[in-house]
RNA sequence: UUAGUUAACCAGAUGAUCGCGGCAAACCAAAAGUUUGACGAGGAAAGUCCGAGCUCCAUAGGACAGGGUGCUGGGUAACUCCCAGUGAAGGCAACUUUAAGGAAAGUGCAUAGAAAAUAACUGCUAACCGCUACUUAGGUAGUAGGAGUAAGGGUGGAAAAGUGAGGUAAGAGCUCACUAACACUAUGGUGACAUAGUGGUUGAGCAAACCCCACCUGGUGCAAGGUAAAAAGGGCAAAUUGGUCGUCCGCCAUGCCCUAUACACCGCUUGAAUGCAUUGGAAACAAUGCAUCUAGAUAGAUGAUCAUCUAAUACAGAACUCGGCUUAUAGGUUAAGUAACAAC
Numbered sequence: 001u002u003a004g005u006u007a008a009c010c011a012g013a014u015g016a017u018c019g020c021g022g023c024a025a026a027c028c029a030a031a032a033g034u035u036u037g038a039c040g041a042g043g044a045a046a047g048u049c050c051g052a053g054c055u056c057c058a059u060a061g062g063a064c065a066g067g068g069u070g071c072u073g074g075g076u077a078a079c080u081c082c083c084a085g086u087g088a089a090g091g092c093a094a095c096u097u098u099a100a101g102g103a104a105a106g107u108g109c110a111u112a113g114a115a116a117a118u119a120a121c122u123g124c125u126a127a128c129c130g131c132u133a134c135u136u137a138g139g140u141a142g143u144a145g146g147a148g149u150a151a152g153g154g155u156g157g158a159a160a161a162g163u164g165a166g167g168u169a170a171g172a173g174c175u176c177a178c179u180a181a182c183a184c185u186a187u188g189g190u191g192a193c194a195u196a197g198u199g200g201u202u203g204a205g206c207a208a209a210c211c212c213c214a215c216c217u218g219g220u221g222c223a224a225g226g227u228a229a230a231a232a233g234g235g236c237a238a239a240u241u242g243g244u245c246g247u248c249c250g251c252c253a254u255g256c257c258c259u260a261u262a263c264a265c266c267g268c269u270u271g272a273a274u275g276c277a278u279u280g281g282a283a284a285c286a287a288u289g290c291a292u293c294u295a296g297a298u299a300g301a302u303g304a305u306c307a308u309c310u311a312a313u314a315c316a317g318a319a320c321u322c323g324g325c326u327u328a329u330a331g332g333u334u335a336a337g338u339a340a341c342a343a344c
Stems, first nucleotide, its partner, number of pairs: 001340003005336006012309007020040002023037005042315001046326002049324005054221001056219002066217005071085005086100001087098004101212002106210002108206002121153002123149003128146002130143005161179006180202002182199007225266003232259005241253004273292008
C1' cells in the first nucleotide's frame, strides 16, 4: 500500500422566526383563555418471534393430547437469550458457522440400480465336484454346469471400514503396518472431552421423516383491568308534593337500591431505570457509592422555513413496561488482530 477479519460508537450541529403536546408558575371569582419557563421518538420506536413483570379468569394440582427445548460449565427475574469452552465443518490466516440425544425398540425412504441388508448385473477363479479329450494310469489339457469370490466396472445422496503390502485358484481384516470407528483401562479436566495403552470387536445413511428418551409448558393480553357515573333498563316502597282547569279514577314526574353506555379519571411511566466511579470476575455479569428524572398522546403532539458549517442524504415514528432475538439502514469515526507485496 492492497485485500480481508473482529469489536465498539455516531445517526447532523448551531442560531433565528412561526407552530404543536402534556406539565409548572402568574393573570383571572371559576372555567375557558393569555403570558412565561424547562421538557418533548429510535438504534432499531418495526416484525410481534421468544422470555418476564402486571391484569383478570376457578391459586390453575394430576393425567392425556398438543407445543417447545436437546454438547459442557457459568450468567440472568427469566429465556429458545448472553459469556466462556468441547466436538464437527470451512478458511493460508486473523477468524467464522453449528437444533450437536437415540439408527442394536419399531415403521418408512421416490427415481436409478442385480441388490438399500439372507447382496452377484457385468466380471474374476480350473483349488474342489461334474463333464470332454489324451494318457506311460501317477496324471495332463480343456470346459464357468455346480461352486467360490466382494478386488475391478456400472447405479445412487449412501453399496457392507480406507490406503499399501503379504497372501490366494481367484479373492476377502484372511494376516500385517498406518489411519478410522467401537469396547475396556489409566492419566488430565468441575464437565463436554482430550491423550496414551490394550483388545481384535469391524455393526451403512436419513430422526430440520414418523417415532423413542430426558426436561419444560394453564388460558388471557392495557381494546387487560378498575373507580365514578348523565342517559337507559330492572327492582323496592307505596308516604308526600306537583301536573293533568274543580272532584274521583287513571296517567306522568318526584324517593332509595342494582346494572351500566357516553363523557371523565386511574392503569400511564420511579423503573429487574439511566449516567459516572470503585471493587469482584477471564467474560457475560454482579455488588457498593454518588448523581439524575429523561414523551405520555387518545384521532392521537414531537413539525416547518431561513442562514452558516464543502453536502445535509439511509432505514424509519412511541401507544402498559422491561430483557433479548430477527429484519431494514446513506454516510462516517475509533480500536485490535491477519495475509500478500514493496521500501528502509
The prediction has a mean pLDDT of 75. Predicted 3D model of a 344-nucleotide RNA (Bacterial RNase P class A) from Tenericutes bacterium HGW-Tenericutes-4. The RNAcentral record of the sequence draws on ENA. It matches the Rfam family "Bacterial RNase P class A". It is annotated as a ribozyme. It is recorded under the gene name rnpB. Lineage of the source: Bacteria > Bacillati > Mycoplasmatota.